[in-house]
A computed fold for a 476-nucleotide part of an RNA from a Spirochaetia bacterium, annotated as small-subunit ribosomal RNA, 3' major domain.
Context: one part of a larger RNA
RNA sequence: UGACGGGGGCCCGCACAAGCGGUGGAGCAUGUGGUUUAAUUCGAUGCUACGCGAGAAACCUUACCAGGACUUGACAUUCAGUGGAAGACAUAAGAAAUUAUGUUGCUCUUCGGAGUCGCUGAACAGGUGCUGCAUGGCUGUCGACAGCUCGUGCUGUGAAGUGUUGGGUUAAGUCCCGCAACGAGCGCAACCCUUGCCAUCUGUUGCCAGCACGUAAUGGUGGGAACUCAGAUGGGACUGCCGGUGAUAAGCCGGAGGAAGGUGGGGAUGAGGUCAAGUCAUCAUGGCCCUUAUGUCCUGGGCUACACACGUGCUACAAUGGCCGGUACAAAGUGACGCAAACCUGCGAGGGGGAGCAAAUCACAAAAAGCUGGUCUCAGUUCGGAUUAGAGUCUGAAACUCGACUCUAUGAAGUCGGAAUCGCUAGUAAUCGCGCAUCAGCAUGGCGCGGUGAAUACGUUCUCGGGCCUUGUACA
Numbered sequence: 001u002g003a004c005g006g007g008g009g010c011c012c013g014c015a016c017a018a019g020c021g022g023u024g025g026a027g028c029a030u031g032u033g034g035u036u037u038a039a040u041u042c043g044a045u046g047c048u049a050c051g052c053g054a055g056a057a058a059c060c061u062u063a064c065c066a067g068g069a070c071u072u073g074a075c076a077u078u079c080a081g082u083g084g085a086a087g088a089c090a091u092a093a094g095a096a097a098u099u100a101u102g103u104u105g106c107u108c109u110u111c112g113g114a115g116u117c118g119c120u121g122a123a124c125a126g127g128u129g130c131u132g133c134a135u136g137g138c139u140g141u142c143g144a145c146a147g148c149u150c151g152u153g154c155u156g157u158g159a160a161g162u163g164u165u166g167g168g169u170u171a172a173g174u175c176c177c178g179c180a181a182c183g184a185g186c187g188c189a190a191c192c193c194u195u196g197c198c199a200u201c202u203g204u205u206g207c208c209a210g211c212a213c214g215u216a217a218u219g220g221u222g223g224g225a226a227c228u229c230a231g232a233u234g235g236g237a238c239u240g241c242c243g244g245u246g247a248u249a250a251g252c253c254g255g256a257g258g259a260a261g262g263u264g265g266g267g268a269u270g271a272g273g274u275c276a277a278g279u280c281a282u283c284a285u286g287g288c289c290c291u292u293a294u295g296u297c298c299u300g301g302g303c304u305a306c307a308c309a310c311g312u313g314c315u316a317c318a319a320u321g322g323c324c325g326g327u328a329c330a331a332a333g334u335g336a337c338g339c340a341a342a343c344c345u346g347c348g349a350g351g352g353g354g355a356g357c358a359a360a361u362c363a364c365a366a367a368a369a370g371c372u373g374g375u376c377u378c379a380g381u382u383c384g385g386a387u388u389a390g391a392g393u394c395u396g397a398a399a400c401u402c403g404a405c406u407c408u409a410u411g412a413a414g415u416c417g418g419a420a421u422c423g424c425u426a427g428u429a430a431u432c433g434c435g436c437a438u439c440a441g442c443a444u445g446g447c448g449c450g451g452u453g454a455a456u457a458c459g460u461u462c463u464c465g466g467g468c469c470u471u472g473u474a475c476a
Stems, first nucleotide, its partner, number of pairs: 001476002003473003007470007015460002019424005026315008034306002042053002064301007073124001077123007087104007106115003126290002129288003135284002137279003140275001142273001147186006153162003166177003192267004197235007207224002211222003238261001241255005317417001321376007333364003338357002343352003383414001388409007430452007
C1' cells in the first nucleotide's frame, strides 16, 4: 500500500420489509447431467453453464458411427511433360460416390503459339486434430457501481502520502465551502436516437370540416388543405419564477404556470481493472501432431436413445370459468423462387381460382382478451387435455427411424403444490392477442408490437451485494 474481520461509523440497490404473480407437486416442450449406444459430434459448468453457441439436426447442415470409394486430392498457386478437349446428352452396372461405352463437341492466332480444360509427375494443398495456461480479436462479470489515475509542488531516509481526506450536498469524485496543494485526464453528466406538447412548411397512395354529385353501402366522385396522419425544420424545461429552509453557498422542501418539473419516460453508450473467466469449432494466429489419412467423396444411421436427477418454459387443476351465437376497437412488421383477395369446394387441415400489389394504394389480416344473449351448476365435470387407434392435409426426391397440422374416437395425471426459491415500484407486474428473423417444411424458444391494467413501499434492525472513511491483523 492492499486484502480480510461472525471490528466500528455513514450511505446505496426489488437487498430485506410492504405487496402482486410465479417456480418447487402434475402432464408435456426444451436444455443439461447421468446411463445406454457402433455413434449418441464438440463446446459452455456457482453467481457470470443448463429454450446457452444453435436467429430452425428428416437428406443437406454434420464436425460423430457403420459400410463403399479417392490419394497433387473437394479447394489455391506454380513448374515440367502430355492430350484435344472440357462439357452436354444417352445407355449399362451400382445404395450412391463412381466406372464403362456411345453420340455430340473449343476460342484467339503473326500458324511459332496463347487461353480454358483434362491426364501424368512434383512443389504443395487439406485438418471442426491438440494447446484459450503461447496469442490477436470479440465477449461475459463485478457494474450503469462511482470510481481509476497523471503532471508540477509539498511531506517522508524510503516503500509511499498529499491532491482524491474533512463539513454539507447529489443519482454521481455532482456541486459548494474549507484545506500544501494547484491543475489536468479517463469515467459521471451533456452532446446522439426514440417517445410525450406546440408551431411552420409540404399534401399522395394518407385525411374529409364546410360545398356539390352519387350509392343498398363505403372519401366512392368533383373538390378542399381545416382536422387526423406522414416527415423535414424550429420552439419548449433551465431549479427559469414565488415562498420556506440552509452557512449569505451548493442544495433541499412546498407552490405557481405548463403537454411535461427537477436526470420527464425508454434506448444507445460500459472508466482503470478483476476472474491464467469464455471462445484455437466464427475468424485470425505461434508451437505441436496427421499426410494412401486425424485429409476428401458417397449411402445409411446417429446428434431425436431413456430405470433416473436438475434448470428454463408451456398447458392446467376451473364459474372473475368452459362451450355456442352476435358484435367492437390496435400497433408494429412482412411480401416477387413472394403476399395472395373475391368466388367455388371440403366438417376441417386444405384444394381450385387467380383480381390486385416491388406496396401510406394490394395482400398477409381474423386481432384476442372486451361487450352482449344463451347454456352448463361444482362433478375428476360440457374442467383438463396427455396418451393411444383409425382416416387424412401440406411441405419436400424422400416424413419408418425423425416434421407440422386436421377430423373421428380415446380421454391419463392434475382439486393450487413440502423444505426451499424467483421476478416485479407504473403504463410496471399480471393478463390478452399480433408480427418478424431463421425457414422448402417445422416455435411452448428468441426479438419486437400494441390492447386491458393493479397492489404496495412504515422503514433500514436483519439477509445478500456494493461504495466511502476509520480500526486491528501471525496474510500478500
Record summary:
Model confidence (mean pLDDT): 85 of 100. RNAcentral holds the full RNA, with entries from SILVA. The source organism's lineage runs through Bacteria, Pseudomonadati, Spirochaetota and Spirochaetia.